Background
Small-subunit ribosomal RNA, 5' domain from an uncultured bacterium, 522 nucleotides, folded computationally. It matches the Rfam family "Bacterial small subunit ribosomal RNA". Gene Ontology terms of the family: structural constituent of ribosome and ribosome.
Context: one part of a larger RNA
RNA sequence: ACGAACGCUGGCGGCGUGCUUAACACAUGCAAGUCGAACGAUGAAGCCCCUUUGGGGUGGAUUAGUGGCGAACGGGUGAGUAACACGUGGGUAAUCUGCCUCAUACUCUGGGAUAAGCUUGGGAAACUGGGUCUAAUACCGGAUAGGCACUUCUUGCCGCAUGGUGGGGGGUGGAAAGUUGUGGUGGUAUGGGAUGAGCCCGCGGCUAUCAGCUAGUUGGUGAGGUCACGGCUCACCAAGGCGACGACGGCUAGGGGGUCUGAGAGGACGACCCCCCACAUUGGAACUGAGACACGGUCCAGACUCCUACGGGAAGCAGCAGUGGGGAAUUUUGGGCAAUGGCCGAAAGGCUGACCCAGCGACGCCGCGUGCGGGAGGAAGCCCUUCGGGGUGUAAACCGCUGUCAGGGGGGACGAACCUCGGGGCAGGGAAUACCUGUUCCGGCUGACGGUACCCCCAAAGGAAGCGCCGGCUAACUCCGUGCCAGCAGCCGCGGUAAGACGGAGGGCGCGAGCGUUGUCC
Numbered sequence: 001a002c003g004a005a006c007g008c009u010g011g012c013g014g015c016g017u018g019c020u021u022a023a024c025a026c027a028u029g030c031a032a033g034u035c036g037a038a039c040g041a042u043g044a045a046g047c048c049c050c051u052u053u054g055g056g057g058u059g060g061a062u063u064a065g066u067g068g069c070g071a072a073c074g075g076g077u078g079a080g081u082a083a084c085a086c087g088u089g090g091g092u093a094a095u096c097u098g099c100c101u102c103a104u105a106c107u108c109u110g111g112g113a114u115a116a117g118c119u120u121g122g123g124a125a126a127c128u129g130g131g132u133c134u135a136a137u138a139c140c141g142g143a144u145a146g147g148c149a150c151u152u153c154u155u156g157c158c159g160c161a162u163g164g165u166g167g168g169g170g171g172u173g174g175a176a177a178g179u180u181g182u183g184g185u186g187g188u189a190u191g192g193g194a195u196g197a198g199c200c201c202g203c204g205g206c207u208a209u210c211a212g213c214u215a216g217u218u219g220g221u222g223a224g225g226u227c228a229c230g231g232c233u234c235a236c237c238a239a240g241g242c243g244a245c246g247a248c249g250g251c252u253a254g255g256g257g258g259u260c261u262g263a264g265a266g267g268a269c270g271a272c273c274c275c276c277c278a279c280a281u282u283g284g285a286a287c288u289g290a291g292a293c294a295c296g297g298u299c300c301a302g303a304c305u306c307c308u309a310c311g312g313g314a315a316g317c318a319g320c321a322g323u324g325g326g327g328a329a330u331u332u333u334g335g336g337c338a339a340u341g342g343c344c345g346a347a348a349g350g351c352u353g354a355c356c357c358a359g360c361g362a363c364g365c366c367g368c369g370u371g372c373g374g375g376a377g378g379a380a381g382c383c384c385u386u387c388g389g390g391g392u393g394u395a396a397a398c399c400g401c402u403g404u405c406a407g408g409g410g411g412g413a414c415g416a417a418c419c420u421c422g423g424g425g426c427a428g429g430g431a432a433u434a435c436c437u438g439u440u441c442c443g444g445c446u447g448a449c450g451g452u453a454c455c456c457c458c459a460a461a462g463g464a465a466g467c468g469c470c471g472g473c474u475a476a477c478u479c480c481g482u483g484c485c486a487g488c489a490g491c492c493g494c495g496g497u498a499a500g501a502c503g504g505a506g507g508g509c510g511c512g513a514g515c516g517u518u519g520u521c522c
Base pairs, nucleotide, nucleotide: 001520002519004518005517006516007515008514011368012367013366014365015364016363017361018360019326024324025323026322028321029320030319033069034068035067038066039065041063046058047057048056049055050054076279077278078277086204087203088202089201090200091199092198095197096196100193101192102191103190104189105188106187107186108142109141110140111139117132118131119130120129121128122127148173149172150171151170152169153168154167155166156165157164158163178185179184206250207249212242213241214240217239218238219237220236221235222234223233224232254276255275256274257273258269259268260267261266281302282301283300284299285298305314306313307312332358334357335356336355340354341352342351343350344349371401372400373399374398381392382391383390384389405463407458408457409456410455411454415449420444421443422442423441424440425439426438427437428436429435466511467510468509469508470507471492472491473490477506478505479504480503481502487494488493
């Protein structure tokens, strides 16, 4: 010093922090949705009409589905990894980048399906088959091409080897989607920015009680593959490549910012917080997509668990809580989206166990209290005694005072700004004092925490002290008991009849809501 544990003890608050072990297995709930201003359908309340008490119109709440965006973020864990994983500094003339932003050009014209629905089957279920109808910003053609891609010819400039970057000509190829209220919002192509990412390289960090290692191995040619270089993959050819400047092997381990210690150098560590990496029951694989080889997606295989009508199916907490187990040991199956942030949406808003709060634990740090003043040559009790006395000790009683915290009563926040609504001004669109958009001012609305913090009043010394030690190291001494016994102990060592070292007592010393012990590091 600690993410601690154990023993004794325990009043309050603030801020932190809490499975270090079994990356063991998990009941239950929640943790990623959203958009009706993309689409067909469904159509509640309300309102209107006829009124044959049923129907029609308007209206759009609601929602399963198609479609879009998100689900690759956020959250968890540290198993694996000694590696370009990480850190640091560079490279990419070898690259990609949804949403956002800037600029330029465009947004023309057709088609066939399909889910939902209706209908009919199969199945215990999970689920699934057939028929039929239909829409789109779903899917597929055609047109157009300033620019773009490929190819070819020509030409300027530049460089770092492959090469990069411009101008001009020819050929070939490929786009789009609508919706809405005029506003707006989308769609396509190309170039730039921003952000994020991929790849490559220099340097850095255990072991020689591991000395030789290697067949896609090392290189070449060609091809494939990728966003992209590359033996990344493949065919053929060559026989290379690495190594005491530590290859190969082995043990251990996520790395860093940092943390602890120390005067520093250094040593040890990597909880919480931040950055990066890796993983998601074990192993493998791809699909979709701007982005994954994807924790709460798919497929296959293994183990385990569960359901079954035995034919077949379902699941993956290293998300938040919680359970069993392991363990010396680690919390609530809480509240809220009010704030911050994220996703979707034009917005209202929805979702958000991220987050903000509350709960539990002296686990840690910090703060506060358990009273303050007076009060005897000094009560009682207890202890010691040379029996004179000494100690506890101003300590108590007693007198006076105060009111922190806890208790009772009353008041009562900041965190709230927005969005949006009402009103006013200005600017733009518009014929317009309509309406829409932007901006600004005023007012209204929104708080889980929380009737909390804080403030005031009331009552009352009343409710709040322990733990370790006292032989030396090391601060603090006597009596009794015990008799090498019982026991103590970090080291030296104590105990065998006067023990300052064992046990008790009185007294003392040290810390104090803590004090000791154990473990580990410096």